The prediction has a mean pLDDT of 81. Transfer RNA from a Candidatus Aerophobota bacterium, 75 nucleotides, folded computationally. It was read from a public genome assembly. Rfam family: tRNA. Rfam links the family to the GO term triplet codon-amino acid adaptor activity. About the family: Transfer RNA (tRNA) molecules are approximately 80 nucleotides in length. The organism belongs to Candidatus Aerophobota, within Bacteria.
RNA sequence: GCCCCCAUCGUCUAGUGGUUAGGACACCGCUCUUUCAAGGCGGCAACGGGGGUUCAAUUCUCCCUGGGGGCACCA
Numbered sequence: 001g002c003c004c005c006c007a008u009c010g011u012c013u014a015g016u017g018g019u020u021a022g023g024a025c026a027c028c029g030c031u032c033u034u035u036c037a038a039g040g041c042g043g044c045a046a047c048g049g050g051g052g053u054u055c056a057a058u059u060c061u062c063c064c065u066g067g068g069g070g071c072a073c074c075a
Base pairs, nucleotide, nucleotide: 001071002070003069004068005067006066007065010025011024012023013022018055027043028042029041030040031039048064049063050062051061052060
């Protein structure tokens, strides 16, 4: 330098052109308990950035950014 893949709550992860973007753990509150933990109930929290297509984009597409992999170069 070229090619391929990935990017969603704090973390892990599901998902789709029209959902209130789901779940688990964590965290917070309540409850339970003599206390703590565990358990029960509830709550908070996310689509990396910018264009394009579309009535509508987190989803399709292009570029960028970041991460991973392969190839080439390395006199």